[in-house]
Predicted 3D model of an 89-nucleotide RNA (c-di-GMP-I-GGC riboswitch aptamer).
The coordinates come from a structure-prediction model, not an experiment, and the mean pLDDT is 82.
RNA sequence: ACCGAUAAAGGCAAACUAUCCGAAAGGAUAGGGCGCAAAGCCAAGACCUAAAGUCAGUUAAAAUGGCCAUGGUAGCUUGGUUGCCGAAA
Numbered sequence: 001a002c003c004g005a006u007a008a009a010g011g012c013a014a015a016c017u018a019u020c021c022g023a024a025a026g027g028a029u030a031g032g033g034c035g036c037a038a039a040g041c042c043a044a045g046a047c048c049u050a051a052a053g054u055c056a057g058u059u060a061a062a063a064u065g066g067c068c069a070u071g072g073u074a075g076c077u078u079g080g081u082u083g084c085c086g087a088a089a
Stems, first nucleotide, its partner, number of pairs: 003086002011036002016031006034075001040081006046073003053067004
């Protein structure tokens, strides 16, 4: 360097619950702990939602439907980057 334990220290925190925020997706805080060696960070892809907008709809509206991210997610994938510990190979 790579790699990685039934090691040690420390870290993160799924489902679920409560309160709050949000149109929704989802988020924040507290509890919780299934898991995680990058489940740290960044980018691209991917995915979710559709308030507003727009198109259809209508005599005109309305209902309803389509499109759309400027709203989100990563404990999905790939790449980049930083980093704790040190048995074996």